[in-house]
Context: one part of a larger RNA
RNA sequence: GGAUAAACGCUGGCGGCAUGCCUAAUACAUGCAAGUCGAACGGGAGUGCUUGCACUCCAGUGGCGAACGGGUGAGUAACACGUAUCUAAUCUACCUUUUUGUGGGGGAUAGCCUUUGGAAACGAAGGGUAAUACCGCGUAAGGUCUACAUUAUCGCAUGAGAAGUAGAAGAAAGUUCCGUUUGGAACGCAGAAAGAUGAGGAUGCGUCGCAUUAGUUAGUAGGCGGGGUAAAGGCCCACCUAGACAGUGAUGCGUAGCCGAACUGAGAGGUUAAUCGGCCACAUUGGGACUGAGAUACGGCCCAGACUCCUACGGGAGGCAGCAGUAGGGAAUUUUUCACAAUGGACGAAAGUCUGAUGAAGCAAUGCCGCGUGAGUGAUGAAGGUCUUCGGAUCGUAAAGCUCUGUUGUAAGGGAAGAAUUGUUAAAGUAGGAAAUGACUUUAACUUGACGGUACCUUACCAGAAAGCCACGGCUAACUAUGUGCCAGCAGCCGCGGUAAUACAUAGGUGGCGAGCGUUAUCC
Numbered sequence: 001g002g003a004u005a006a007a008c009g010c011u012g013g014c015g016g017c018a019u020g021c022c023u024a025a026u027a028c029a030u031g032c033a034a035g036u037c038g039a040a041c042g043g044g045a046g047u048g049c050u051u052g053c054a055c056u057c058c059a060g061u062g063g064c065g066a067a068c069g070g071g072u073g074a075g076u077a078a079c080a081c082g083u084a085u086c087u088a089a090u091c092u093a094c095c096u097u098u099u100u101g102u103g104g105g106g107g108a109u110a111g112c113c114u115u116u117g118g119a120a121a122c123g124a125a126g127g128g129u130a131a132u133a134c135c136g137c138g139u140a141a142g143g144u145c146u147a148c149a150u151u152a153u154c155g156c157a158u159g160a161g162a163a164g165u166a167g168a169a170g171a172a173a174g175u176u177c178c179g180u181u182u183g184g185a186a187c188g189c190a191g192a193a194a195g196a197u198g199a200g201g202a203u204g205c206g207u208c209g210c211a212u213u214a215g216u217u218a219g220u221a222g223g224c225g226g227g228g229u230a231a232a233g234g235c236c237c238a239c240c241u242a243g244a245c246a247g248u249g250a251u252g253c254g255u256a257g258c259c260g261a262a263c264u265g266a267g268a269g270g271u272u273a274a275u276c277g278g279c280c281a282c283a284u285u286g287g288g289a290c291u292g293a294g295a296u297a298c299g300g301c302c303c304a305g306a307c308u309c310c311u312a313c314g315g316g317a318g319g320c321a322g323c324a325g326u327a328g329g330g331a332a333u334u335u336u337u338c339a340c341a342a343u344g345g346a347c348g349a350a351a352g353u354c355u356g357a358u359g360a361a362g363c364a365a366u367g368c369c370g371c372g373u374g375a376g377u378g379a380u381g382a383a384g385g386u387c388u389u390c391g392g393a394u395c396g397u398a399a400a401g402c403u404c405u406g407u408u409g410u411a412a413g414g415g416a417a418g419a420a421u422u423g424u425u426a427a428a429g430u431a432g433g434a435a436a437u438g439a440c441u442u443u444a445a446c447u448u449g450a451c452g453g454u455a456c457c458u459u460a461c462c463a464g465a466a467a468g469c470c471a472c473g474g475c476u477a478a479c480u481a482u483g484u485g486c487c488a489g490c491a492g493c494c495g496c497g498g499u500a501a502u503a504c505a506u507a508g509g510u511g512g513c514g515a516g517c518g519u520u521a522u523c524c
Stems, first nucleotide, its partner, number of pairs: 001524004006520005013371006019364002021329001026327003030324003035064003040061002043058007071282003080207008090199002095195008103137001105135002112127006144168005153160002174187005208254003215245003220242004225237003257279004261272004284305005307318004335361001337360003343357001344355004374404004384395004408465001409461006418451001423446008468513005473494003479508005489496002
């Protein structure tokens, strides 16, 4: 000199864009943060009346989602991360493409009703009921398994592996609309092949300090066989061998999430790991599995511990490292706001519902950037202050005065872009179809804005409402007077102060930066 998620002191006009618990991964009052589907299902309640239909709402069964999105960095020195490969050792819901099917049956159960236990949380028994819930049967191949087969063929070491023949086991679910005469369409459901996306696993190299840490290790290192897994593997188990790692730093201890990047520097390098993006780990502490395509699951379950709350003392409930907010800690970090209008996500055929993701507003000079606090003229060099050699010098064109301007401000008026869709109505077209629906495309009209009457624009009015902070001995730009008298004090280093202090304090002047300025802390 530059930089900061900064803090403190003095000061403070406006706007834009960013940023905002670095400490206690401390404890949490309250509200919200994950639901949705009636076009899967039976029912209940209500409304309208045309009295058997239509619509709305609801708990339950069922489906999908809840593994995303959001938070934090405690742990982790590790294939955790980065990078480059491998998977002939693997899985992949929703989505896309291709293809084949969707036959025929059965028994339950919640809701509901009745009885009943409990303070509550929550149950128990009996009766009856539906499904895209559940379970057999049938059918099925270029799928799976077995044999021919150590096939042909190929490769990358273990190996991979057709075509074909024979055998075995194995699927499914309907709903809505249109037409009604078989059916058609959309959304589903089941099998198979591929793609895409996501994930699992393996390996090479790289990744902090301490040797005042030198030896470490028995599932340990390897093999054979098995189990387990989507999958290779001591991942696990039985048996066998006695190995394996280490001065190229094992093991131990300490510290730490890693990276893209950011800061600095001419560079090499050093430092950092806030915001944004990728990966990992965690969700009160420890352990465990269930469901599922996917979790060993922040707002799921079970067990144990600590803590808090309710209790009729028998027993129960809870988890902000989601968004706000509270207490505490601290030098220190914001609103218990608005909206789903946009973008994105979940569900749904759709309308739509949900969304503290997100979009916005609020607070804070916390940072960066921009603007303003007036411009021109004006010498009697006014008054006043300060200094003085008492002549004057200086503040100083500075002020006043005169002439302007109106950024900003105040008032009034106008007033956005962000909106593309979706849906409804009407019309047209394309392919297919017997037709009607439907699918796709196009056009027109209507409809959708939290921010916000905001940004922006116009008009009017007034110089009116808007400057401080630090320094002035040298380094280092900027000097005099008074007070004080080794006192009071200053100080980054050198050092000032003991009676004329340019170094303390005050005043005038000057210098620097400027809505900031200085100090402290940290890095280069």